[in-house]
Context: one part of a larger RNA
RNA sequence: UCAUGUUGAAGGAACUCGGCAAAAUGACUCUGUAACUUCGGGAGAAAGAGUACUGAGAUGAGGGCAACCUCAUUUUAGUGGCACAAAGCAGGGGGUAGCGACUGUUUACUAAAAACACAGGGCUCUGCUAAAUUGAAAAAUGAUGUAUAGGGCCUGACGCCUGCCCGGUGCCAGAAGGCGAAAGAUGUUAGAUGAAAAUCUAGAUUAUAAACCCUGGUAAACGGCGGCCGUAACCAUAACGGUCCUAAGGUAGCAAAAUUCCUUGUCGGGUAAUUUCCGACCUGCAUGAAUGGCGUAACGACUUCCCCACUGUCUCCAACAUGAACCCAGUGAAAUUGAAUUCUCCGUGAAGAUGCGGAGUACUAACGGCUAGACGGAAAGACCCCGUGCACCUUUACUACAGCUUUGUAUUGGUUUUAGUUUUUUUGUAUGUAGGAUAGGCGGUAGCUUAGAAUAUCUUAUGAUUAGGCACCCUUGAAAUACCGCUGACAUUAAACCUUUAAACCUAACUCUUACUAAGAGGACAUUGCAUGGCGGGUAGUUUGACUGGGGCGGUCACCUCCUAAAGAGUAACGGAGGUGCGCAAAGGUAAGCUCAGAUAAGUCUUUUGACUAUCGGAGAGUGUAAUGGCAUAAGCUUGCCUGACUGUAAGACUGACAAGUCAAACAGGGACGAAAGUCGGCCAUAGUGACCCGAUGAUGCUGAAUGGAAGGGUCAUCGCUCAACGGAUAAAAGGUACGCCGGGGAUAACAGGCUAAUGACUCCCGAGAGAUCAUAUCGACGGGGUCGCUUGGCACCUCGAUGUCGACUCAUCACAUCCUGGAGUUGUAGAAGAUUCCAAGGGUUCGGCUGUUCGCCGAUGAAAGUGGUACGCGAGUUGGGUUGAGAACGUCGUGAGACAGUUCGGUUCCUAUCUACCGUUAGUGUUAUAGAAUUGAAGAGUUUGAGCUCUAGUACGAAAGGACCGAGAUAAGUAUACCAAUGGUGUAACAGUUGUUUUGCCAAAAGCAUUGCUGUGUAGCUACGUAUAUAAUGCAUAAUUGCUGAAAGCAUAUAAGCAAGAAGGCAGCUCUAAAACAAAUUCUAUGUUUUUCUAUCAUCUGUAUAGAAAUUAUAAAGAGGGGUGGCAGUAGACUACUGCUAGAAAUAUUAAUAUUUUACAGGUUUGGUGUUGAGGUCUGUGAAGAUCCUGCAUACAAAUACUGAAAUCCUC
Repeated sequence: UCAUGUUGAAGGAACUCGGCAAAAUGACUCUGUAACUUCGGGAGAAAGAGUACUGAGAUGAGGGCAACCUCAUUUUAGUGGCACAAAGCAGGGGGUAGCGACUGUUUACUAAAAACACAGGGCUCUGCUAAAUUGAAAAAUGAUGUAUAGGGCCUGACGCCUGCCCGGUGCCAGAAGGCGAAAGAUGUUAGAUGAAAAUCUAGAUUAUAAACCCUGGUAAACGGCGGCCGUAACCAUAACGGUCCUAAGGUAGCAAAAUUCCUUGUCGGGUAAUUUCCGACCUGCAUGAAUGGCGUAACGACUUCCCCACUGUCUCCAACAUGAACCCAGUGAAAUUGAAUUCUCCGUGAAGAUGCGGAGUACUAACGGCUAGACGGAAAGACCCCGUGCACCUUUACUACAGCUUUGUAUUGGUUUUAGUUUUUUUGUAUGUAGGAUAGGCGGUAGCUUAGAAUAUCUUAUGAUUAGGCACCCUUGAAAUACCGCUGACAUUAAACCUUUAAACCUAACUCUUACUAAGAGGACAUUGCAUGGCGGGUAGUUUGACUGGGGCGGUCACCUCCUAAAGAGUAACGGAGGUGCGCAAAGGUAAGCUCAGAUAAGUCUUUUGACUAUCGGAGAGUGUAAUGGCAUAAGCUUGCCUGACUGUAAGACUGACAAGUCAAACAGGGACGAAAGUCGGCCAUAGUGACCCGAUGAUGCUGAAUGGAAGGGUCAUCGCUCAACGGAUAAAAGGUACGCCGGGGAUAACAGGCUAAUGACUCCCGAGAGAUCAUAUCGACGGGGUCGCUUGGCACCUCGAUGUCGACUCAUCACAUCCUGGAGUUGUAGAAGAUUCCAAGGGUUCGGCUGUUCGCCGAUGAAAGUGGUACGCGAGUUGGGUUGAGAACGUCGUGAGACAGUUCGGUUCCUAUCUACCGUUAGUGUUAUAGAAUUGAAGAGUUUGAGCUCUAGUACGAAAGGACCGAGAUAAGUAUACCAAUGGUGUAACAGUUGUUUUGCCAAAAGCAUUGCUGUGUAGCUACGUAUAUAAUGCAUAAUUGCUGAAAGCAUAUAAGCAAGAAGGCAGCUCUAAAACAAAUUCUAUGUUUUUCUAUCAUCUGUAUAGAAAUUAUAAAGAGGGGUGGCAGUAGACUACUGCUAGAAAUAUUAAUAUUUUACAGGUUUGGUGUUGAGGUCUGUGAAGAUCCUGCAUACAAAUACUGAAAUCCUC
């Protein structure tokens, strides 16, 4: 100093995120028990009483032959204690709210929950070879079940309920229509070949499935459920009205909520005070009805708030026990480590230095502590960014695949009917105009009709009655009708053949059933193979751009013009401005011609615009299109004739990394215009664009797989890309990750530092104005100048092989722009109280309520409740409430995976200290002989407080109200130090009481264990809540400020010479440390300092004394003194150190080795004091027990006492 325990005065949650932890409660019997309620509960609610031991009686039960014994219940009378469930075991309780009904389950190793499950409810699929699931299949589960069954999804007891929307997506249904694959049928048509017949190739069209479109249904399917404006006789509000949109516009209920941003909403309750809590309101950013809504008794190691009890959680800590720590003996790791001879400050520096510069400080070493630093250790940062990294997840990303499904065909047979194609047959139909009028076409013909006309009647057949009718002619027209023949189209009738469609039947394939056969059930379906269209995150592989003052969001990406661009070219930025993705058959070529815009003229004409005329006008016009550069000799504006907007080539240049891009004389051909010279290979120039591959069209004196051809290819010309991310990764591509992973980055963000100082803070100058008057008592506009490095930023310089983040606690330290206290100036200062400015950093600067809060608001005090820095001081010191992982929920966003500087509940905080620093304790050396004592004090540290009260004095001042300075006194408070006589605490020394149990043979009496078993007291010691003391008087020098004398400067002036006053501040004073203060000090005491020679001095004349130098010998013994070691102790203490002691000597006696006296350091003993109280004996009572005599036990204190221990023949100078 920790850990685990014990106790605690007064207070009692003031602690704290939060009563965390601890305390308290606790058993049995009896009494008593609220709201609410699903009538079961709630309930052990709450709140109370009793409990030991002894005697006597009663009742009941059991045992025993019996005497009698035992147990239970109960009545009554007594006894003792502080306490009778005496120890141990053993609920704290109540109220409010949220969520979930409940008991259960879960992240083995940070989350136990509101999450999961659940009974109950609903939707949906499934008729049995069930659906569903597993499997390649066989097969299996479902189920030896059968719709009261089984699967899937949603909700989640119970109660009251569950509104509107079917437009979207999904699912279900739908004999029409559209679209629609392969196979088969059809075979207009095209091509090849051939003399032809024919053959070959391609193949339109027509019939046709599912799916999709389409038509409906469906929300306890996925889901969704509005704006704007006006209006009532105060205002406000809007029952009401208007209008737009929608598939429909949110009903009931609830609501500041697990949902409410603003927000600590507003009101009420509770509190002295409440960001929480409860009850309301409704302005619902962004409630809402089985993604269930609202209630709800009971339940919950859930979350929130309040109260009672209780307490060391706290005010404010103290003592004790045990174990660590520490010392000794033995044994003996680890991480870490470039090497270390490892100080402070200021500065510097890759921007925070033990190591660099300067200054300062510092003898050497160790031990115990402490944790501020070594950007300490540990883990190639998990945040952030990057990678043409990875993984998993999602989906209406892309592309596949499984699976499901459709049709065809094979397995696959028979019969009937139906429908259709084709062929043949019957009958019918046909309106341009004109024409008598509904002329299919061509031809024949002048008649046709009794082989029975028209009309009508009868009869219901194919008849009877009966002689007229139609043509020709006429007219019209392209065509002329009667009648006959041939013929095309359409419709219709009937038949045949062939293939197909649909329906049905059959049985023999095939399937099922059956022990087997037979029989039966199904049946050419199903099954399965192949082909084919559809559905298809079920599964898989991938993609999902770059630039970027971090990334994301936004913007941009190619080309043209200008500026930036620094007078060659070129030149960047998410610098400043604009354009392009064409146009034109004339807006091209040539020849010839012309000159613009604008202004002036009361000009001329006209209805204004306008036109014309004249003069001036060098370019201000115009140029197809942006800008720049050009252009009047025009490149501008017209007219004529034309097509050079030509073919084949191209020297030479410009430009570019390349690929591309640009200019271009000249030659050949054949042209246009011009009299000619000449000009012309588009346009005044600079934008109007896209590589390669692949494909297409035309041309071609190329190629042609034996040969001839062909196919195919090449070449020339042309066409097809907002490949616009525009040098174009593919024909074809979006998202999530907080479940994440890997590789990298301080090349790049979040914290902190650094630089900067826009912003911020402070300050100065100017002084418009306010202040009745008056700028400057006070306030100070518009402007201007500085300082600081606190705010918000900017930058991206150290750190990503890790610099732990907010707040609280603990401990602080510095600055001063001062909150209080001290001293002054001014005042719009009467006094008192203030305002403002100057000096001043010595000391001080509160306790609570709310919230994670810093902050802030509030309550109550106070002299005051300062502002900032220190890695927004301080996590190798604590905490972990917030932020910021994994679980879960709400609101909102998203189809979804998921997301949110939105909310909510829950959620592992490692490190034995090597160095520096610091706090302590020692050892060694030095300090010039050694040792023992006592001092001085260079230097350093500490201390430094304010308040009200009384007196002066109700005085000065003031009309009054009020009300002092200065000075004196006593008091409590704060802070610090010391102490234990008293008051308290502890007190595992001690004494006593007592429960359970074991043992000492039993009784009695004791001992052990149960937290020291519990309980009551308590000495010493240690302690605070207790007591004592200090917190100064004074001096010196000063700050702001105030003076005296006084010139420079005949005055004035506190200053220049000179002399003063003046603060809690400075230096002394007071307390403590302090010769290691390298000038290493001083004083006293003790011991030692040999011999010889020489020199000097002094006194004396020769010896002594002092000082110095040199050389040499000795240092044996004895004695004296000092220190240490060892020993015994404590006034001391981690170890060391410190303090005390460590006799042996002398005297006497006898005697020649003994005795006596003398030492009190520890233990023992005795006495005293102190604590606790009452042993034991005797007597009394039936007994528990009592009375009496009388002390007993213990003792860390004091004194006495040589009984015991210590009492070295030690070492060194």